[in-house]
Molecule: Bacterial large signal recognition particle RNA
Organism: Anaerolineae bacterium
């Protein structure tokens, strides 16, 4: 150096999380990488490392170490601006109010404005009217006997003259019932272009008297003001986003390292 047979190691790795800690199941990244059983109110361990059983390949493209690079997740009371949310109202703006100034449609000697005053609108009471209820008045009906009148027939008393009670019928009436509702009485109100008396208000409408030239919707500007709004603005720190730092780090790349036996 070559051949044969073996052995160590290999047959995926990593991040966050869980955990006293580690590995695994589950999640995520990488990307292709033996099989079966177990595992989240977990499973197995305290070890160069899931546990148990089986298989392949095997000292190198494949095993081990270091470096480069960086997918990815983690982290920073850190940085950046934006967005969303939260808070504020000093300022700008908007909105409201007020003073002043300007413009100004329109109204005004057929009387602006201001002052005084009457009435209405408002409240209370009374009267009258209207409406409704009840009663009266009026009309009809209305009692087998126990309401009235008249009472045929019949009954009773009487010698007679005559008298008494009285059914049916007829007429009338009471309670009641139906109507008319014109008139009278009484009670009531979501009642009235009604009348009278009293009160009240100066907001509106309207009349009268005095005065005698202004009144003025609206718009613009300065200033002031507001438990007003919050677009700008201000504030705090959170979430998201972005750029970085830090430790870890798959895959990829580079360098180095690692056996035993036999035979030639």
């Nucleotide at each position: 150096u070559c051949g044969u047979g073996c052995u160590a190691g290999a047959c995926g790795g990593g991040g966050a999380g869980c955990u006293a800690g580690c590995g695994g199941u589950g999640c995520c990244c990488u990307g292709u990488a033996c099989c079966c059983g177990c595992a989240a109110u977990c499973c197995g361990c305290u070890a160069c490392a899931g546990c148990g059983g089986g298989g392949u390949g095997g000292a190198a493209u494949u095993c081990c170490c270091u470096c480069u690079c960086u997918c990815g997740g983690g982290u920073c009371g850190g940085c950046g601006g934006u967005c969303a949310g939260c808070g504020g109202g000093a300022c700008u703006g908007c909105c409201g109010u007020g003073c002043c100034g300007g413009c100004g449609a329109a109204c005004g000697u057929u009387g602006a404005u201001g002052g005084c005053u009457g009435g209405g609108u408002c409240c209370u009471g009374u009267g009258c009217g209207g409406c409704g209820g009840g009663g009266g008045c009026c009309u009809g009906c209305g009692a087998a006997c126990c309401g009235g009148g008249u009472c045929a027939g019949g009954a009773c008393c009487g010698g007679a003259a005559g008298g008494u009670a009285g059914c049916a019928g007829c007429c009338c009436u009471a309670a009641g019932u139906a109507g008319u509702c014109a008139c009278c009485c009484u009670c009531g109100g979501g009642u009235g272009c009604c009348a009278c008396a009293g009160g009240g208000u100066c907001g509106c409408c309207u009349g009268g008297c005095c005065u005698g030239a202004g009144u003025g919707a609206g718009c613009c500007g300065u200033c002031a003001u507001g438990u007003g709004c919050a677009a700008g603005c201000c504030g705090a720190g959170u979430g998201a986003c972005g750029a970085g730092g830090c430790a870890c780090a798959a895959a990829a790349g580079a360098g180095g390292g690692u056996g035993c036996a036999c035979g030639a």